Annotation: Predicted 3D model of a 66-nucleotide RNA (Fluoride riboswitch aptamer (crcB RNA motif)) from Lapidilactobacillus gannanensis. The sequence was found by an Rfam model in a public genome assembly. Of the family's consensus pairs, 100% are formed in the model.
RNA sequence: AGAUAAAUCGGCGAUGACGUUCGCCAUUAAAUAAUUGCUCAGCAAUUUGAUGACGUCUACUGCAGA
Numbered sequence: 001a002g003a004u005a006a007a008u009c010g011g012c013g014a015u016g017a018c019g020u021u022c023g024c025c026a027u028u029a030a031a032u033a034a035u036u037g038c039u040c041a042g043c044a045a046u047u048u049g050a051u052g053a054c055g056u057c058u059a060c061u062g063c064a065g066a
Base pairs, nucleotide, nucleotide: 010025011024012023013022016057017056018055019054020053021052033047034046035045036044037043038042
């Protein structure tokens, strides 16, 4: 990535996965960070972070050693 079969104990929390836990939402939902500037309901630049939180793994980056 594709195919087949079965099932319905849901989904979401600024970049991946697993476990634990917390919060939120009920599909018209929860969610889509911060700062500065400007020609301002948008645009541009900059900064932090793979977590909502904790632990682990992976990816990326920096330093040091072998």
The coordinates come from a structure-prediction model, not an experiment, and the mean pLDDT is 76.